This is a predicted structure of a 355-nucleotide part of an RNA (large-subunit ribosomal RNA, domain IV) from a soil metagenome.
The RNAcentral record of the full RNA draws on MGnify.
Its mean pLDDT, the model's own confidence on a scale to 100, is 85.

Context: one part of a larger RNA
Parts: sequence; structure tokens; C1' cells
RNA sequence: CCGUCCUUAAGGAACUCGGCAAAUUGACCCCGUAACUUCGGGAUAAGGGGUCCCUCCUGUCGGGUGUUGCAAAAUGUCCGACAGAGGGCGCAGAAAAGUGGCUCUGGCGACUGUUUAUCAAAAACACAGGUCUCUGCUAAGUCGUACAGACGACGUAUAGAGACUGACGCCUGCUCGGUGCCGGAAGGUUAAGGAAGUAGGUCAUCCCGGCUUGCCGGGAGAAGCUUGCAACCGAAGCCCCGGUUAACGGCGGCCCUAACUAUGAGGGUCCUAAGGUAGCGAAGUUCCUUGUCGGGUAAGUUCCGACGUGCAUGAAUGGCGUAACGACUGGAGCACUGUCUCGAGGACGGACUCG
Repeated sequence: CCGUCCUUAAGGAACUCGGCAAAUUGACCCCGUAACUUCGGGAUAAGGGGUCCCUCCUGUCGGGUGUUGCAAAAUGUCCGACAGAGGGCGCAGAAAAGUGGCUCUGGCGACUGUUUAUCAAAAACACAGGUCUCUGCUAAGUCGUACAGACGACGUAUAGAGACUGACGCCUGCUCGGUGCCGGAAGGUUAAGGAAGUAGGUCAUCCCGGCUUGCCGGGAGAAGCUUGCAACCGAAGCCCCGGUUAACGGCGGCCCUAACUAUGAGGGUCCUAAGGUAGCGAAGUUCCUUGUCGGGUAAGUUCCGACGUGCAUGAAUGGCGUAACGACUGGAGCACUGUCUCGAGGACGGACUCG
């Protein structure tokens, strides 16, 4: 010097990002327990008191054993337990050890659960509950090399699958123009395919030219075959028409205006599919910002209550509440402490030095 541990005057969080760590608390019995609440809880709430030993003291109860009595019962004795009383000893009586610190108040998530094996346990995931969509059975959906087959399910819409939300309470506004989905079918567009026709190639045959009179070259060209183009006939889809938001999503701007000022119930105008309702709000969302006011402190960028100017809240991408719960997270108080003022002493183990 390092590690593990013990003690510490006075103070008691002044430490620090933060009471991290440590300390306090702790068992059993008795008393006693608030707000709030989903009436179960909250509760070991909180907060008090007791705990050892002795007694020829008192009471109650239990057990053993006598006496009296027909019985009910009365009465004696021994042992034990509990309660009380008196006394004793100690710093201390759950004398060691094990063994919740408590309370108030915000946020988030209802809860018990689950998770990043090896830096994250959480406000993330799940969850009962809610809603929507699909699926009539060879179900939808999933696996499977176009299959066979299997799961779904030896289930059958009170079932199964998919998606979102996430107990419970009060609720869940407006918008279908865009995108998606569902339905519709008059018209437009439209593939393969079919196809009137048309153009080319080939060619029987015919014509022209040449000459070594049956060959060569050139031209025209029916049918058939074949190639290209093609009016027209061709579904779904798309265009189109309608529906649908607990489908994806979206939910305005400017100007004026009331008996001081201020504000703007109100008016005008432009744009829109519609212009944000109830709630909540400087929020885990607020940039400006340590917003402003109030509370708590001697002093408070945090915290709590309000306000509403919401840069950029808002309703199952759920909104707002909520008892209980949480190794969650913010703030405050009491208790307690070597966290600190500010150090000190000690035990054990190591490092190190010498042998």
C1' cells in the first nucleotide's frame, strides 16, 4: 500500500449524479392502528408496552389424589400453566445468533408472471378483458420443390385463424378527398385465343431474252402450303359507381370587432374530405424556459398544485381517472449512521523488505 472485517468524541447527508455503501429496524405476546378502497384490502399500517431469576403472597384454569355427601356440590392436598403482587441481579432479560427501517407525495405499468445465457429486469413482452376482419369444413390459416400428406381438429362460428388494444371505472368526437379493403356492374380500356380481310414467300402454268433446240437468265402468277399485319369477338384487373376509420391515415389560414385598456361571445374572407370534440396539458410530449403564480427550503434549473401562449397533446397508433401491486422511477420528511466535516485505533489475509 491492497483486500475482508470491527470500533469511534462532537456533529448527523454537510458526502454524492443519487444516502451508493453502511447503520437503524428485526423474534414472539399484548395494546393500538389513518387517508383511501374495487369493501377483499390498505395492516406487521403508523405508534406504544412486555420478555431473566425467586416467593411458605393472591386469583383463575388444567391434571393427579383424598374427605363429606344419595346426588348436585362442598372442602383438603400435590404438580403444572397463565395473570397479578412483592422481591433479586445486571450496562443490557428475544442480554449470543438468526431476523421488515418507517411515512408522505408524483410518474409509468392494473395485477402474479416473461426478457437481452455473458454490461439493460424495465414504463419493454405477456396477461385476463375489449374491438375489428377472415373462415360453412377437402374451413380459413400454416408446413410441404406445382404434389402426396400433415397441423388446424378427431375441433365446427359460444369454434378456429389474423390484426390492434390491454384489469376495472367514465368514455372513445369530426373526416371516405388520397391509400387499402368490401360490394357493384352500364360504359371506357384490355391479354392469350379466335378471326373477315390484306401483304409477302413458295409454286403448276404462261410470257420475254439468249443460244451449245432443251437448257440458262429474267418477269407475271391460280389453288395449296406458309410468314407478317389485321377490322371485329375476347375475362379479371384498371378507369368508373357506392360502402367502410377499434382500416392506413388526416383533423386550417388571414382580417375586423364590445361604454378606458385588454380580451373577443360575434362578423368577414380564402382554402379543405373534414378543420381537434370530451379530456389532459411547460407533460417521460414545452424549443423559447430556471415560462408565470402559489407551496415546500435560510437558500429549490429538481419536486408538488395551478395557469393555458399545446415550437410539436388528444381519444383502442386508445383519452382521462383509479384501490391493490413493483429489486421500476422523481421529490420530501422522521429515524439512523465513518457517506462526509476528518480523520483515528484495531483484527485477519496479502503485497513488499530482510533472513